[in-house]
RNA sequence: AAGCGUCUUCAGGGCAGGGUGGAAUUCCCGACCGGCGGUGAUGGACAAGUUCUUGUCCUAAGCCCGCGAGCCCUUCGAAAGAAGGGUUGAUCUGGUGAAAAUCCAGAGCCGACGGUUAAAGUCCGGAUGGGAGAAGACGGAA
Numbered sequence: 001a002a003g004c005g006u007c008u009u010c011a012g013g014g015c016a017g018g019g020u021g022g023a024a025u026u027c028c029c030g031a032c033c034g035g036c037g038g039u040g041a042u043g044g045a046c047a048a049g050u051u052c053u054u055g056u057c058c059u060a061a062g063c064c065c066g067c068g069a070g071c072c073c074u075u076c077g078a079a080a081g082a083a084g085g086g087u088u089g090a091u092c093u094g095g096u097g098a099a100a101a102u103c104c105a106g107a108g109c110c111g112a113c114g115g116u117u118a119a120a121g122u123c124c125g126g127a128u129g130g131g132a133g134a135a136g137a138c139g140g141a142a
Base pairs, nucleotide, nucleotide: 004139005138006137007136008135009134010133017029018028019027031122032121033111034110035067036066037065038064043058044057045056046055047054048053049052062109063108070087071086072085073084074083075082076081091107092106093105094104095103113125114124115123
C1' cells in the first nucleotide's frame, strides 16, 4: 500500500404541442428519460525514452457481463422483521479497422408493484423507505 473493522455523508431522470372522448400527462400522433460496478479501439492529461513508441492516470455502453430496487415463494417470528430460494426488459444494419456488443452514421427496441372518471417507463402512492455502490474520517495489525 492493498485488504479488514467501525462510523459519517452522498446515492434516479422524464409526455412540450396536438387528436378522440362525459372522462385519458394512462388510448392515438408526437415529445421526453436512462441507477450502480465491470469491460472497452473514444477523448484528454502526464511521464519516459529509441520521436513515435511505451507506460500511468482521468474519461467513455439504457438494450455486452453482472448488481440493485420491485414482484413471487418457503422457513422462523405475536409483530416489527430476519434468513433462504425464484423471477427480473431491450440491437440490428452500414462504415472504418487486424479486431467493433462499446467508435461514426442510420434505423429500431426496452422499462416492477398498487392506484386512477380510461389501459401509465414519465402522474399519485408504498418512499422522510430500501439500495447496488461512491466519497471521506478513524482504528488496530503483519
Predicted 3D model of a 142-nucleotide RNA (FMN riboswitch aptamer (RFN element)) from Pseudothermotoga thermarum. RNAcentral holds the sequence, with entries from Rfam and Ribocentre. The prediction has a mean pLDDT of 81. It matches the Rfam family "FMN riboswitch aptamer (RFN element)". Its family is annotated with FMN binding in the Gene Ontology. Taxonomically the source falls in Pseudothermotoga (Bacteria, Thermotogati, Thermotogae, Thermotogales). RNAcentral records the identical sequence in 2 taxa.